[in-house]
RNA sequence: AGAGUUUGAUCCUGGCUCAGGAUGAACGCUAGCGGCAGGCUUAAAACAUGCAAGUCGAACGGUAACAUAGAAGAGCUUGCUUUUCUGAUGACGACCUGCGCACGGGUGCGUAACGCGUAUGCAACCUACCUCUUACUGGGAGAUAGCCCGGAGAAAUCCGGAUUAAUGCCCCAUAGUAUUAUCAUUCCGCAUGUUUUGAAGAUUAAAACUCCGGUGGAUAGAGAUGAGCAUGCGUCCUAUUAGUUUGUUGGUGAGGUAACGGCUCACCAAGACUACGAUAGGUAGGGGGCCUGAGAGGGUGAUCCCCCACACUGGUACUGAGACACGGACCAGACUCCUACGGGAGGCAGCAGUGAGGAAUAUCGGACAAUGGAGGAAACUCUGAUCCAGCCAUGCCGCGUGCAGGAUGACGGCCCUAUGGGUUGUAAACUGCUUUUAUAUAGGAAGAAACUACCCUACGUGUAGUUGACUGACGGUACCGUAAGAAUAAGGACCGGCUAACUCCGUGCCAGCAGCCGCGGUAAUACGGAGGGUCCAAGCGUUAUCCGGAUUUAUUGGGUUUAAAGGGUCCGCAGGCGGGAUAUUAAGUCAGUGGUGAAAGCCUACAGCUUAACUGUAGCACUGCCAUUGAAACUGUUUUUCUUGAAUAUAGAUGAAGUGGGCGGAAUAUAUCAUGUAGCGGUGAAAUGCAUAGAUAUGAUACAGAACACCAAUUGCGAAGGCAGCUUACUAAGCUAUUAUUGACGCUCAGGCACGAAAGCGUGGGGAGCGAACAGGAUUAGAUACCCUGGUAGUCCACGCCGUAAACGAUGGAUACUAGCUGUUCGGUCUUCGGACUGAGUGGCUAAGCGAAAGUGAUAAGUAUCCCACCCACCUGGGGAGUACGUUCGCAAGAAUGAAACUCAAAGGAAUUGACGGGGGCCCGCACAAGCGGUGGAGCAUGUGGUUUAAUUCGAUCAUACGCGAGGAACCUUACCAGGGCUUAAAUGUAGCUGGACAGAUUUAGAAAUAGAUCCUCCUUCGGGCUAGUUACAAGGUGCUGCAUGGUUGUCGUCAGCUCGUGCCGUGAGGUGUCAGGUUAAGUCCUAUAACGAGCGCAACCCCUGUUGUUAGUUGCCAGCGAGUCAAGUCGGGAACUCUAACAAGACUGCCGGUGCAAACCGUGAGGAAGGUGGGGAUGACGUCAAAUCAUCACGGCCCUUACGUCCUGGGCUACACACGUGCUACAAUGGUAGGUACAGAGAGCAGCCACGUCGCGAGGCGGAGCGAAUCUAUAAAACCUAUCACAGUUCGGAUCGGAGUCUGCAACUCGACUCCGUGAAGCUGGAAUCGCUAGUAAUCGGAUAUCAGCCAUGAUCCGGUGAAUACGUUCCCGGGCCUUGUACACACCGCCCGUCAAGCCAUGGAAGCUGGGAGUACCUGAAGUCGGUCACCGCAAGGAGCCGCCUAGGGUAAAACUGGUAACUAGGGCUAAGUCGUAACAAGGUAACC
Repeated sequence: AGAGUUUGAUCCUGGCUCAGGAUGAACGCUAGCGGCAGGCUUAAAACAUGCAAGUCGAACGGUAACAUAGAAGAGCUUGCUUUUCUGAUGACGACCUGCGCACGGGUGCGUAACGCGUAUGCAACCUACCUCUUACUGGGAGAUAGCCCGGAGAAAUCCGGAUUAAUGCCCCAUAGUAUUAUCAUUCCGCAUGUUUUGAAGAUUAAAACUCCGGUGGAUAGAGAUGAGCAUGCGUCCUAUUAGUUUGUUGGUGAGGUAACGGCUCACCAAGACUACGAUAGGUAGGGGGCCUGAGAGGGUGAUCCCCCACACUGGUACUGAGACACGGACCAGACUCCUACGGGAGGCAGCAGUGAGGAAUAUCGGACAAUGGAGGAAACUCUGAUCCAGCCAUGCCGCGUGCAGGAUGACGGCCCUAUGGGUUGUAAACUGCUUUUAUAUAGGAAGAAACUACCCUACGUGUAGUUGACUGACGGUACCGUAAGAAUAAGGACCGGCUAACUCCGUGCCAGCAGCCGCGGUAAUACGGAGGGUCCAAGCGUUAUCCGGAUUUAUUGGGUUUAAAGGGUCCGCAGGCGGGAUAUUAAGUCAGUGGUGAAAGCCUACAGCUUAACUGUAGCACUGCCAUUGAAACUGUUUUUCUUGAAUAUAGAUGAAGUGGGCGGAAUAUAUCAUGUAGCGGUGAAAUGCAUAGAUAUGAUACAGAACACCAAUUGCGAAGGCAGCUUACUAAGCUAUUAUUGACGCUCAGGCACGAAAGCGUGGGGAGCGAACAGGAUUAGAUACCCUGGUAGUCCACGCCGUAAACGAUGGAUACUAGCUGUUCGGUCUUCGGACUGAGUGGCUAAGCGAAAGUGAUAAGUAUCCCACCCACCUGGGGAGUACGUUCGCAAGAAUGAAACUCAAAGGAAUUGACGGGGGCCCGCACAAGCGGUGGAGCAUGUGGUUUAAUUCGAUCAUACGCGAGGAACCUUACCAGGGCUUAAAUGUAGCUGGACAGAUUUAGAAAUAGAUCCUCCUUCGGGCUAGUUACAAGGUGCUGCAUGGUUGUCGUCAGCUCGUGCCGUGAGGUGUCAGGUUAAGUCCUAUAACGAGCGCAACCCCUGUUGUUAGUUGCCAGCGAGUCAAGUCGGGAACUCUAACAAGACUGCCGGUGCAAACCGUGAGGAAGGUGGGGAUGACGUCAAAUCAUCACGGCCCUUACGUCCUGGGCUACACACGUGCUACAAUGGUAGGUACAGAGAGCAGCCACGUCGCGAGGCGGAGCGAAUCUAUAAAACCUAUCACAGUUCGGAUCGGAGUCUGCAACUCGACUCCGUGAAGCUGGAAUCGCUAGUAAUCGGAUAUCAGCCAUGAUCCGGUGAAUACGUUCCCGGGCCUUGUACACACCGCCCGUCAAGCCAUGGAAGCUGGGAGUACCUGAAGUCGGUCACCGCAAGGAGCCGCCUAGGGUAAAACUGGUAACUAGGGCUAAGUCGUAACAAGGUAACC
């Protein structure tokens, strides 16, 4: 010091979360020792038991217990026991008296207060014990407890009688001093007052004990200590608490108190507090400090110290120096206990302890040895204060669990690419060393100084000093020595990122994890286990809470155009801030000094425990408050003054500024009249509506209300809302100019006042047009809408309310300063009339700057505005919610103010790249259009779906599946089904062994596989060959996952795109280049250009074809020559032609003309076989579709192993109500049938193609040449010629069925093809819709081949023959490319997303009612007690009992307010993988959206 998380990516804003520290903690796992600390945070709830406050016999009367002594008696053991007596002695129960019990200890209920903190004051006060000073201590009287006697009661306790003491109580005397009042005098003080001195008055005291030394008592003063009171300042949250108060505020007098005071009372006055927050409500002891933080701050108030409050709850006083009293009293209440039922007792928030509550907090311990306290002369007693010990890892600190060597890098574990390697790991074993700690054993402290006693010394009944004794709970503890031996001692969390640390197995959106993001759906570094590793360590993690990080409440130190946030606007009181100069003062400010700021703590230094924690000593600090002295710049106060801020005056022009009145024309509607006739109107198209009772249209007249065309503009005016015909009256404003006047009069503004669009409300008018609601017509699946026809409120006027808007520049007001350019409005000055300068507005562009960016930029979102530095308003994640409750305002509608529970990890801003749009522009394509021919209708073939089935194997499913994988399913194929078998088949190899032939043939069983039987049974150079078996090593799977993959392929698309380097721009994602203007089939090329280049694509290079040449002529060719035939290149020959197949040439916008800067385009241009890519093919960029394929093949993982492997037979893949795709054949005369005559190319062939002959109607059979092929084999068909058929279900069409055959094959039943005879179905050109094709193309005609025994081929792939039509053009449909625009989309429109309803869960509001709580008011009652009065009784007196009165705790009653809980019912809200209905928003979201 930062990090993670919103996005496809980016920069911001903004929340959430994490890393740190801390704790009186708790929980989980684990645990060796010691030191020092700490230990009921909850029930101020209840308490059994023990202890926590007594002491003094040197105040007193005394003698219950103990002891001593004496006396007497008894027993006897004759010195022991026992009894009685004597207070005589040591002592002492109980009682009386004194002192103490008001300290110490506990707790935090209450308290928002002079309670606490700090600083002052008391001239308004008290103070026992202690210290110093001071006068005195005389006399007397009566009681009472105890003891004794008697009585009541269960007890607690009480009553009566007799008797007695005191340092108990009372009376008298004395009074320097003291108190008090008066008079005189004097000093001081801010005032009340106070000080000194004098006078003569009044009043008040005591206690004794004694060792005779003294101690004690009493008066007064002073000190010290401790209280009390008063005051300034500081001290939590809520305004959804705004008014409070009657002893209240003050005065006079009196009472009361230690003392001032409404503290109390009587009378008088009417005040006092409050927006600088009274009152009320909630919460809370306060401080020193503690935690955190760089600090400022924030949080907290355990332990220790100071103060306060309390002692079961409430009240009250007594005693006393001190209390309204924790272990005192009285009363009331609640609770508990005892009881003989009549009455009594009690108060752990003291120390232990108990149960309860709770996540949770210890021993019914030891000692007064030390420190301190009470009493005492003292010894001493008491002391749960205290000092110690026990329990607890609760925290902090320290120590240890060993150290060194040791490689075969052991075994084992884990991992891997596995004959091997890596890691655990010098780790272990093993060798040597050490012994802290633990164990055993021996020694063993300091803490102790005193008091007191004794001795001595000085002064002298005592004090001080010296000497020597006594006293230790802790504790045989700390510490130290010895012994043996590595011996007694390591865990927890974590390992996806943040965040240090990685692999295997298991699991399979399950189980689970998770602080945030998130992980898990078969290869999980995220779950669980293991190995390994990381971090801490006697601890480690989790949970809770606080601070930090968070500058995320911002004083230090934030913001407000669009992210949350500027009030709708103006005026303006309080408040805040404020121009120049002079003087004054000293409040703020600054400096010095003094006091205080307790100690402890923090910090620094040193020191003591072996170190540290801990502790001690000293210092600093304590940022504060008070007092005092000084300074005078700045702010403030006061004084004088100035003119530049502000205002006023004069003059001038300006404008849709406001209010009231008057006037005007156009349009519209209505009415009347006239002309005129059938429609008008309205829409995308219609209809409702109006109209023959005369509309619309046209003309005239009349009337009504509302709004003011043109001018008109980025114009003007106004504070904003807003303001528009003309004119007039009144009013206001800013501006300019000249100076003049006043002299800071200013700026801003919480609360307040005023204004404030539209809609709405009230009363009364008005009502033409428009027009919510409403009605009708359309549209639609619906249409409570959009569109149309009507139409009420309203819109208009007057008066009164409302008070809100996306009231916006989403930008508060004020002042000053800071580069420019260019318009425009209203003024002024100058002018050479062009213009220049200047003031106030209103616009555009831009510099610097600012800003997250967009943008803004003198009309700031710049600077001042920063370190204290103008004023106001507002914001602090999204939702819930501008909602609920409360309050105020309003006639209402509603407005203003304005939460919480709960829920999410985002919500949001700007910009970027894509994608998309029922956005725009440009362009292309058989995309449309123009044409030709089809499909969709029929029959059949084939594929698919569906259905069926034992099985109908599997895959492909929009385009991009469906005559597809399959370019050949009868068996085989075959993967499927049924049945029967096998457990290793097959292949290959190596090595070893064994048998011999094996093989084969026949035969039996069987469906076959297979099993059995029989027959035949080798060669040899003796090495072996051959074959079979066996052993070992390596099986097999068309089982799953194409969403783990390779390879291959389809599609966008043969579309023109996709990128890179360097540079430049941008905070960045990114952009530029690749855009713009042209051009092209093309990101093709040119021009321009912050870009310059380059790559993959395009094009070209390759093949075929089209022309020509050269070379070469066999199997091809035959012009000329010859031979020959019925004929035929048949033969000799030829090398011209065709052809064959190799090499060349040719085409490049090269030439011409036009246009153009160029690229390029145009031209019936020339030339040319071919002309602008000549035609065709191959060739497929970056990528998209988790596209297809694990069944071509390969391959990771998973699965099966007498089976999911493999063999055989049979069946199935060929099923058939149906639906779809692709085809074939047709429906006929451009045709069918019959006969005749022509012309190809390419390819194939030996288990083959087959001439020819012959038989058969034919498929074909039987013979049989040629050809492994430019040599042999195959009739090309359409076409053409002739004849016939005349429009019919036909001489069309051929399905279906019957019969008979041929061929292939082991085998044609399921299930082949073909032939012949017979049969002769549907169909007469095909609905919506849809497909192909732009030239040798479509259409049409036949031929060949692969696969193949045969073939379901009408398929696929090739080949040639004949051979068209049309394209105006790009508006529209589809697809694509580029640019631009909008976006809430990015899984990218098959996107996103809204609301009701239905279901579950959660919290909340309202609510008849039910039930609590605290506080107050009124009335009634009223204990104890103080005070007052009375007092015939008691007492010598003091006084007391009694009675009366006032006040009061508590209780009761009543009404209202406040605040909780609960509740039938009810309301909205939030959340929840796959519910319903629609489609509101995001694109022009399909009616722009929003307030």